[in-house]
Molecule: small-subunit ribosomal RNA
Organism: uncultured Gammaproteobacteria bacterium
């Protein structure tokens, strides 16, 4: 830094997901050791027990208890001393410790600011006289269960109250007034003494002021979360004046006055939430967060309250309400872990009722010391980071085992073992730093002092003080000894095999894995990565430039408001001066410490701890500049306007006015059909229509001109006329002097459709009716038709309202048109015409931009300035609230929940009930069939023990099967065999072989006979056969969707690629398309292509012609010769078979582009690829075959293998395919005669001759074939008959009698004679073959075979008909179009309904919570008042304080009605969404079968 995911593939939009880092974290699965951190994020839930804030005798009065001492009548007694329980009094319990409820400002951060207070501590000045009168402790006496009191009566103080003095305090009328205090310890030389002491020293308090330091309160600016589906909100409110109040300014509070204040730069209001340094994260810039450590707020069971104080409105204080726990004698009390531990409880989830004040720090104290769940330590927890171990070196026989194997091995793996070494940790023993500074006691030295006393610093000896601790550290024993796992291995992403399983079990972060060969499930092997850890899973950031400041976008992907006008606002021509608010520099101050970062330095290293700088990008002041942007003030004229003067125009508004059409009505002619469709009805019409003339009425709309013409902001505007009235362009001057552009809200315009009154209504025409179509038709067509269209007025306010492009300004190549001025040229005056300029509108392009498509001076193109909008599809432009409508609606506009996509432009294809061109026996023209009947034959289907199994749309279906009685045979029933029928190996026996008899359907089994061969190096060897044991054999079992081979099929259609170039971001494209032309992607031109392969053609084989060479079994023209080419003879001819030539559009006219070709025509056996056949590009169909055959993997092994008999495949209500024979007279029998061709024959083709009516028999010549045979070719052709009949047509089907071939014709063979004579008189719908020697139509052979063709593969013989011509079925090419298809149209895909579930709206109301408003009620408590009662200090005796009672105002709880908002629930109900193959249809996509889609009914 990127990656996978939408597509067949592609670029580009867009979402989702991943790979990094993190954490107070948790669960799995495992765990050897230190170290440094860290540890209830959940119920601000509820707490049982211990501890967390006490001290001071040097303030007091004392002396409950323990120690010492002293007295003692030894029973005790003394506060005498060390100390001290309880009580007075100080001082601290306002710090430390926790937590995060609440708070969006009464906080927090930054920076400043003035009206303030400050115990302890520092400084400085001053003072510290002198007096009173009480309450605890205590005794007594009494209430109460207890908590806890009550009376009586005694006393201290640093406690209380006066008096005095007092200023630099404070008041203040400037005269003056008032305000204070407290002692206490050590020590001590003179003097005093009531023998306590005074006194002097000293320490240490205390008062008063002041100043400073520290801590604190108040105020101000800026910053500090989300909602506008929260838009108004405020009454002490804003602000004055005078009072209160307070430390302190202040509506902080009151009276009185004014009507302010605060809001869109977001006021109220609802949600959420401590901020902060700072933590993660990111290149940043931002995002997220706010443990632990540190600031700083808020809070202490909840709600209010004030007391005390320097400070609290108070966590371990009080008092009142309230839950809620406890005790209780029921009368009453008590309590408050969110302090350490700990419980229980919620939770995925967070520890030990530890140790010690050693250190650091606090609080009292003079000190010692006390007291500290603050601390510091240690427990438990892999929670996090760091660091170290779990051994090191030899060691291939590459062992054993695993596990794979191509069976040859690999491969775990130097890894083990073995074999030589170390011992870190952790064990055991042993030693052993540092946190200790201090305090004490003694000795000294200074200070202080009258003082050597004291005290006070200092130095010096001793002594003491360690919770961690069995510390760290270090030595030393032992013996590799005690110490490795967890994720993952289909891509992403390192990391492959085998088994198992078969859309099942499961997996999965996204893509997606699993349907019988799973590198994706499970185990195993192996291998990768991290390790005392590994992985999941929540979370944050990033990756994501996916909200875009840095750094997005808006023509088609999401996104430009329908236009305008215009308010705030933003932003703005030039010049000149001036100012400093922005700017910028500088300097100061701040920005807490820790943290990050640098660079040192301590811990064996790190992690951690620590010393220095940097940095903290901010904010404040001051100082300076003045470009620039803003403020003043004065000027220009290039924006922008206004005057003059032309000129176009469906631009609005109102009045009239016109003509052509349609319909109606009246009258005439006229007569039957008119209308209307794809074709018909319905309707109209003999009551006279339609047509046609002639006139009336009446509504709406305005042909031609009309134009990618004009005008208007937009919707929009189309006939004349007049008339009112906006804009806009040109020309040319003068004026004004930035006035300008954008425009949130605001306000006006704003097509159809729609509403509402009130008109009008020819035509059209939702809705309806009716006739058609149709499986159905609520459509589409069609005949009526009512709203409505039209006029007024009033409302709605959308539309694919579109250029799917907001407005304004500038700049940046051109060509052509067109339409509106104005100027110049030009003939001669118009009109043409050419040229300049200027506004408008189209059409191409350059540059550039764009994912393309395209856009291009009219930018989508380079920038400025404002607006308005977008952020995955879908739910949804929905629901709910608002706001507007009469209503229909409209606008504002979510969420649950769902999917890995949705959506754009271009590509290739295929496809279209699009288009173009062209082919084919594709249609048509024609001959002849099939479909109707019998029969053969193959398929289905059914039956069966079995009917063995495959083909099974054209491409199965007389197909595998070129031939099923057994055999074949795979099927079935039965009887048998199990190393087997067959193949190799190994032992043993024995030649192999054969005969004969018995049993049995046979296979097979028993007994028996004959036999002993071959080679030998004399041991034994080959071949056979038999037995015995395992390896193995053996399967027509399965998978043609695991393959190899081979085959069909499109199609003998012409067409299928590649190299290099060149185009495009890419997929791709060109080449291959265009223009002729052919059977051809034949060829010719032409062209970014140029070339070349597969394919076509040609080479190949046959056929037709000649010629050359051969002449036997062929042949015979002359010659002889025969019954006969029979034989001489000959090889001319036919034939044979072997070479060759022959045809190339090669000549020759015309067409054509001079080509390429084509169309005639000579010649020629053939003429235009001469006719036939082989040959079948790239691929498609998961096309067929595992049953030809080969093989992967699975299945069966006394069987799915192997033998045998005997069945079956040959059944038969049926239904199809292919065929033969026929229905006759172009025929049928009778006779009678001619002419072929290709082939087969030794296990064989069989002559001649005989017999038999015939199948046949018999016979045996000849042939290993040009020689013999099959072998009589048939139809033709002559002649007889038969006369249109179910027949002298047809031949089924039955009876009998033969004949062959076989081991055997019973199921099951052909054939032959004799009798029998069945259906059937040319075949509905539909359907198939053929274009010349072919269709037809006749016979003959031949492979298969023992026999058994109507089949198939040859052959020949007779031998036609017809093609205007591609419009049209089908099936193929090429080019274009459009697609939402790409499993490709048998394609995709919309709605309604049924089920199931899942979230949500409504919904009679239920039920919480919260909060406005009015009212009631008021605890405790401050304040304020006060008739009452009660009072030690003072007192001038009156009283002054003071308290209690009592009232009031304020108030918390609670209470009552009415409202609001949110949450949760509700019978029933609306739509939504997602499900497997349901259920009607066929809306959209192709012209998608009526083009499609918006807007409204």
């Nucleotide at each position: 830094a990127g990656a996978g995911u939408u597509u067949g593939a592609u670029c580009a939009u867009g979402g989702c997901u991943c790979a990094g880092a993190u954490u107070g974290a948790a669960c799995g699965c495992u765990g050897g050791c230190g170290g440094c951190a860290u540890g209830c994020u959940u119920a601000a839930c509820a707490c049982a027990u211990g501890c967390a804030a006490g001290u001071c005798g040097a303030a007091c009065g004392g002396u409950a208890a323990c120690a010492g001492g002293c007295c003692u009548u030894c029973g005790g007694g003394u506060g005498c001393u060390g100390a001290c329980g309880a009580g007075u009094g100080g001082c601290g319990g306002a710090c430390g410790g926790g937590u995060g409820a609440g708070u969006a400002a009464u906080g927090c951060a930054u920076a400043g600011g003035a009206a303030u207070c400050u115990g302890c501590c520092u400084a400085u000045a001053a003072g510290u006289g002198g007096g009173g009168g009480a309450c605890a402790a205590c005794a007594g006496u009494u209430g109460g269960a207890a908590a806890c009191g009550a009376c009586u009566g005694c006393u201290a103080a640093u406690a209380c109250c006066g008096c005095a003095u007092a200023c630099u305090g404070u008041c203040u009328a400037c005269g003056g007034a008032c305000g204070a205090a407290a002692g206490a310890g050590g020590g001590g030389g003179a003097c005093c003494u009531u023998c306590g002491g005074g006194c002097c020293u000293u320490u240490u308090g205390c008062u008063u002021a002041u100043a400073g330091a520290u801590g604190a309160g108040c105020c101000u600016a800026u910053g500090u979360c989300g909602g506008a589906u929260u838009a108004g909100c405020u009454a002490g409110u804003u602000g004055g004046u005078a009072g209160g109040g307070u430390a302190a300014a202040g509506g902080c509070c009151u009276a009185c006055c004014a009507a302010g204040g605060c809001g869109a730069c977001g006021a109220u209001c609802c949600g959420u939430a401590g901020c902060u340094g700072g933590u993660c994260u990111g290149a940043g810039a931002g995002g997220a967060u706010g443990a632990u450590c540190a600031g700083c707020c808020a809070c202490a069971c909840u709600g209010g309250g004030a007391c005390u104080g320097a400070g609290a409105c108070a966590c371990g204080g009080c008092c009142c309400a309230g839950a809620c726990u406890c005790c209780u004698a029921c009368g009453g009390g008590a309590g408050g872990c969110a302090g350490c531990a700990g419980u229980g409880g919620g939770g995925a989830a967070u520890a030990u009722u530890g140790g010690a004040c050693a250190a650091u720090g606090g609080g009292g104290g003079a000190a010692a010391c006390c007291c500290u769940g603050a601390u510091c330590c240690a427990g438990c927890a892999a929670u996090g980071c760091c660091g170290c171990g779990u051994g090191u070196g030899u060691g291939a026989a590459g062992a054993a085992g695993g596990c794979c194997u191509g069976c040859g091995g690999g491969u775990u793996g130097u890894a083990a073992a073995g074999c030589a070494c170390u011992u870190u940790c952790a064990g055991u023993a042993g030693g052993g730093a540092g946190g200790a500074a201090g305090g004490u006691a003694g000795u000294u030295a200074g200070g202080u002092u009258a003082a050597u006393a004291c005290c006070c610093u200092g130095a010096c000896u001793g002594u003491u003080u360690g919770a961690c601790g069995u510390u760290a550290c270090c030595u030393a024993c032992a013996g590799a000894a005690g110490a490795a796992g967890c994720a993952c291995c289909g891509g992403c992403u390192a990391a492959c095999u085998c088994u198992g399983u078969g859309c099942c079990a499961g997996c999965a972060g996204c893509c997606g894995c699993g349907g019988u060969a799973a590198u994706a499930c499970a185990g195993a092997g192996g291998g990768u990565g991290c390790a005392a850890g590994c992985g999941u899973u929540a979370a944050u950031c990033g990756g994501a430039u996916u909200u875009a400041c840095u750094g997005g976008g808006c023509g088609u992907a999401a996104a430009g408001c329908g236009c305008g006008c215009g308010u705030a606002g933003g932003c703005g021509g030039u010049u000149u001066a001036u100012u400093a608010a922005g700017u910028u520099g500088g300097a100061u101050g701040u920005g807490a410490a820790a943290u990050c970062c640098c660079u040192g330095g301590g811990c064996u290293u790190a992690a951690c701890c620590u010393g220095g700088g940097c940095a903290u990008u901010g904010c404040a002041u001051c100082c300076a500049a003045a470009a620039c942007u803003g403020g003043u003030a004065g000027g220009c004229u290039a924006g922008a306007g206004u005057u003059u003067g032309a000129g176009a125009g469906a631009g609005g508004g109102g009045a009239g006015u016109g003509g052509a059409a349609u319909u109606u009505c009246c009258a005439g002619u006229g007569u039957a059909g008119c209308g209307g469709u794809g074709a018909a009805a319905u309707g109209c019409g003999u009551a006279g229509a339609u047509a046609u003339u002639g006139g009336a009425a009446g509504g709406a709309a305005c042909a031609u001109c009309a134009g990618u013409g004009g005008c208007g902001a937009a919707g929009g505007c189309g006939a004349c006329u007049c008339u009112c009235u906006g804009g806009c362009u040109c020309a040319a001057a003068a004026c004004u002097g930035a006035c300008g552009c954008u425009g949130a809200g605001g306000u006006g315009c704003g097509a159809a459709a729609g509403c509402g009154u009130g008109g009008g209504u020819a035509g059209c025409a939702a809705a309806c009716a009716g006739g058609a179509u149709u499986a159905g038709a609520u459509a589409c067509c069609c005949u009526g038709g009512u709203a409505g269209u039209c006029c007024a007025c009033g409302c709605u306010g959308u539309a694919a309202a579109c250029g799917a492009u907001g407005a304004g300004a500038a700049c940046u190549a051109g060509c052509u048109g067109u339409u509106g001025g104005u100027c110049u040229c030009g003939a001669u005056u118009a009109u043409a015409g050419a040229g300049a300029u200027u506004g408008g509108u189209a059409g191409c392009g350059u540059a550039g931009c764009u994912a393309a498509c395209g856009c291009g001076u009219u930018a989508a193109g380079u920038u400025c300035u404002c607006c308005g909008c977008c952020u995955g599809g879908g739910g949804a432009g929905u629901a709910c609230g608002g706001c507007c409508g009469c209503a229909a609606g409209g606008u504002u506009a979510a969420a649950a929940c769902u999917c890995a996509a949705a959506g754009g432009a271009a590509u290739u294809g295929a496809c279209g009930g699009g288009g173009g061109c062209c082919c084919g026996c594709a249609c048509a023209a024609g001959c002849g069939g099939u479909g109707g009947a019998g029969c053969a034959u193959g398929u289905g289907g059914u039956u069966u023990a079995a009917u063995u199994c495959g083909a099974u749309g054209c491409a199965a279906c007389g197909c595998g099967a070129a031939g099923a009685a057994c055999c074949u045979u795979a099927c079935c029933a039965g009887u048998c065999c199990u190393u087997g029928a067959c193949a190799u190996c190994u032992a043993g026996c024995g030649a192999a072989u054969u005969u004969a008899g018995c049993a049995g359907a046979g296979a097979u089994g028993c007994u028996u006979u004959a036999g002993u061969g071959c080679c030998u190096u004399c041991g034994g060897g080959a071949a056979c056969g038999c037995u015995a044991a395992g390896a193995c054999a053996g399967g027509u079992g399965c998978u043609g969707c695991a393959u190899g081979g081979c085959u069909g099929u499109c199609g003998u259609c012409a067409g299928c690629u590649c190299g290099u170039g060149u185009c495009g971001u890419g997929a791709g494209a060109u080449g291959u398309u265009g223009g002729g032309u052919u059977a051809a992607g034949u060829c010719c031109c032409g062209c970014a292509a140029c070339g070349a392969g597969c394919g076509c053609a040609a080479c190949c084989c046959u056929u037709g012609u000649c010629u050359u060479u051969a002449g036997u079994u062929g042949c015979c023209a002359u010659c002889a010769u025969u019954a006969a080419g029979u034989u001489g003879g000959g090889c001319a001819c036919u034939c044979u078979a072997a070479a060759g030539a022959g045809a190339c559009u090669g000549c020759c006219g015309g067409u054509g582009a001079u080509a390429a070709a084509c169309c005639g025509g000579a010649g020629g056996a053939a003429g235009g690829u001469g006719g036939g056949g082989a040959c079948g590009a790239c691929g498609u169909c998961a096309a067929g075959u595992c049953a030809u055959c080969a093989u992967g993997g699975c299945c069966c092994u006394u069987a799915u293998g192997g033998a045998c008999u005997g069945g079956g495949c040959u059944a038969c209500a049926c239904a199809c395919g292919u065929g033969c024979u026929a229905c006759a007279a172009u025929g049928g029998g009778g006779g009678a005669u001619a002419c072929a061709g290709a082939g087969g024959g030794u296990u064989g083709c069989c002559a001649a001759g005989c017999c038999g009516c015939g199948a046949g028999g018999u016979g045996g010549a000849g042939c290993u074939a040009a020689u013999c045979u099959c072998u009589u070719a048939a139809a033709a052709u002559c002649u007889c008959u038969c006369g249109u009949a179910g027949u002298c047509c047809g031949g089924a089907u039955u009876g009998g009698a033969g004949u062959c071939u076989g081991c055997a014709a019973c199921u099951c063979g052909a054939c032959u004679c004799c009798a029998u004579g069945a259906a059937g008189u040319c075949g509905g719908a539909a359907u198939c073959g053929c274009u010349a020697g072919u269709a037809a139509u006749c016979g003959c052979g031949a492979a298969u075979c023992a026999g058994a063709a109507u089949g198939u593969c040859g052959c020949g013989g007779u031998g036609a008909a017809u093609a205007c011509g591609u419009u049209c079925c089908c099936g193929g090419g090429c080019c274009u179009u459009g697609u939402a298809c790409a499993c490709a149209c048998c394609g995709c895909c919309c709605g309604u309904c049924a089920c199931a579930c899942c979230a949500u709206g409504g919904g009679a109301g239920u039920g919480u919570a919260u909060u406005g408003c009015a009212c009631c009620a008021g605890a405790a408590g401050u304040c304020g008042g006060u008739a009452g009662c009660c009072u030690a200090a003072c007192u001038u005796u009156g009283g002054a304080g003071g308290g209690c009672g009592c009232c009031g105002c304020c108030c918390a709880c609670g209470g009552u009605g009415u409202g609001g908002u949110c949450c949760a629930u509700g019978a029933c109900u609306g739509g939504g969404g997602u499900g497997a193959a349901g259920u009607c249809g066929u809306a959209a996509c192709a012209a998608g079968g009526u083009a499609a889609c918006c807007g409204u009914a």